[in-house]
Context: one part of a larger RNA
RNA sequence: CUGGGCGUAAAAGGCACGUAGGCGGUCAAUCGAGUUGAAAGUGAAAGCCGCAAAAACCUGGCGGUACGCUCUCGAAACCAAUUCACUUGAGUGAGACAGAGGAGAGUGGAAUUUCAUGUGUAGGGGUGAAAUCCGGAGAUCUACGAAGGAACGCCAAAAGUGAAGACUGCUCUCUGGGUCCCUAUCGAUGCUGAGUUGCGAAAGCAUGGGGAGCGAAUAGGAUUAGAUACGCUGGUAGUCUAUGCCGUAAUUAAUGAGUGUUCGCCCUUGGUCUAUGCGGAUCAGGGGCCCAGCUAACGCGUGAAACACUCCACCUGAGGAGUACGGUCGCAUGACCGAAACUC
Numbered sequence: 001c002u003g004g005g006c007g008u009a010a011a012a013g014g015c016a017c018g019u020a021g022g023c024g025g026u027c028a029a030u031c032g033a034g035u036u037g038a039a040a041g042u043g044a045a046a047g048c049c050g051c052a053a054a055a056a057c058c059u060g061g062c063g064g065u066a067c068g069c070u071c072u073c074g075a076a077a078c079c080a081a082u083u084c085a086c087u088u089g090a091g092u093g094a095g096a097c098a099g100a101g102g103a104g105a106g107u108g109g110a111a112u113u114u115c116a117u118g119u120g121u122a123g124g125g126g127u128g129a130a131a132u133c134c135g136g137a138g139a140u141c142u143a144c145g146a147a148g149g150a151a152c153g154c155c156a157a158a159a160g161u162g163a164a165g166a167c168u169g170c171u172c173u174c175u176g177g178g179u180c181c182c183u184a185u186c187g188a189u190g191c192u193g194a195g196u197u198g199c200g201a202a203a204g205c206a207u208g209g210g211g212a213g214c215g216a217a218u219a220g221g222a223u224u225a226g227a228u229a230c231g232c233u234g235g236u237a238g239u240c241u242a243u244g245c246c247g248u249a250a251u252u253a254a255u256g257a258g259u260g261u262u263c264g265c266c267c268u269u270g271g272u273c274u275a276u277g278c279g280g281a282u283c284a285g286g287g288g289c290c291c292a293g294c295u296a297a298c299g300c301g302u303g304a305a306a307c308a309c310u311c312c313a314c315c316u317g318a319g320g321a322g323u324a325c326g327g328u329c330g331c332a333u334g335a336c337c338g339a340a341a342c343u344c
Stems, first nucleotide, its partner, number of pairs: 004315002007298002014199003021192003025086002028083003034078001035075004040070004048064004089189001091185002095180003101175007108152001113147003117143002123134002160167002204245006213239002218234003256311006264289011293300002317344003326337004
């Protein structure tokens, strides 16, 4: 390399749009440099294989495989191309519907904290037990008021939405996508997708705001043989916001995307039809069992890891190592691409 694989053994890119490329529905006609049939020519001889011949030497004889190229005459199923059509794939429209999908603005009530005032007096906090800590400069508790920031209890669900990351108080504005249903419309306009581009939790970075609670770092008090920890009292970055970067996660269903085909049962979300006390039928999701089949087993099982096809990413013993070197990107931390010697 081939063969073989990729849920858990090595291996699905974090996700999407999409370029090149690859692959691609049905009917008919045309074409004929892919494909295919026949004939001819040619590929010197030697060589090679076979036959004949053969006591030896010398000189030899006949036939052929294999495959290529050129030219001529055909075939037209498939592929390509051109053309005329079709509607079931894709899209558009009408009518309904569901939703924490996204962005911006406004607003609400609990609770924590702080502050002000009243009441009130000696403790309060905290722990396994304590102490640091707060408190006669009046704490904790309690009542009323004010400020400010962050998060949204119940509803709440195996529920819903989104490509993924993710999304939950309420209202308004703007906006993306989806499902059902019936007819209309268009007429293959499709699938995948190297490179590219965009999005991408948390932490982190830059600048300006903000800062209630929590809280890396850090300080103290404990514990302990020690305690650079676990538990306690404080507490800075950060957490929040605007703009710009970073581009990584066990970004997991450890399962790439798309299409088609395949026994059933139960629950559930959103539609449609029917029945109108139960139910029945059918789409699109979310879950639980299981037949066949698959799997090393575990298990998967119409939401496949079954049966098939198309395209792409990736794997090839363990360590060395996601390291070194080099390159690209980044303000930086670093990210991406990514070896070898050597050892077993």